[in-house]
């Protein structure tokens, strides 16, 4: 030094659903209750497969919607650039 992979920072991009109903109220886009929805934080489930059976193990952007959301904003899975680390490999 040069290439993979994994963390951790910065920085740009990033989707979907309610400007619904009712009440309190310090009047703040704040709080409690209801319907109605959304799928991309977290969370949960499972086909092949794999282990002698019982039964366990095991993905996702698929499911579920517990928890988040539902005008801008904020947050956001992933994606991309720099930057350092720590691993491998030649």
């Nucleotide at each position: 030094g040069g290439c993979a992979c994994g963390c951790a920072g910065u920085c740009g991009g990033g989707a979907g659903a309610a400007u619904c109903u009712g009440g309190c109220c310090c009047c703040g886009c704040g709080c409690c209750a209801g319907u109605g929805c959304c799928g991309a934080a977290g969370g949960a489930g499972c086909a092949a497969c794999c282990g002698c059976c019982c039964c366990g193990g095991u993905a996702a952007a698929c499911u579920c919607u517990c928890a988040g959301g539902c005008c801008c904003a904020c947050g956001g899975a992933c994606c991309g650039a720099c930057c350092g680390c720590g691993u491998a490999c030649a």
Glycine riboswitch aptamer from Actibacterium mucosum, 90 nucleotides, folded computationally. NCBI's taxonomy places the organism under Bacteria, Pseudomonadati, Pseudomonadota, Roseobacteraceae, Actibacterium. The RNAcentral record of the sequence draws on Rfam and Ribocentre. It matches the Rfam family "Glycine riboswitch aptamer". Rfam links the family to the GO term glycine biosynthetic process.